Transfer RNA from an uncultured bacterium, 71 nucleotides, folded computationally. It matches the Rfam family "tRNA". Rfam classes the family as a transfer RNA.
[in-house]
């Protein structure tokens, strides 16, 4: 330099081009004599920057990051 894959809630994981979901953590609640355990309700996210589309997390394109490979 060139050639591949990869970035989603504080983590970690889903998601036919059609409301971005679950576990775990955190918060508040219930139960307890106090705690834990359990139950219930809330939290919170698509790396950026355009394009295509009625609609993009998904598809194009340039970028930054990170992984691997060539040389």
């Nucleotide at each position: 330099u060139c050639c591949g894959g990869g970035a989603u809630c504080g983590u970690c994981u889903a998601a036919u081009g059609g409301c971005a979901g679950g576990a775990c953590g955190c918060g508040a609640g219930a139960c307890u004599c106090u705690g834990a355990a359990u139950c219930u309700c809330g939290u919170a996210a698509u790396c950026u920057u355009g394009g295509u589309u009625c609609g993009a997390g998904u598809c194009c394109a340039a970028g930054u990051c990170c992984c691997g490979g060539a040389g």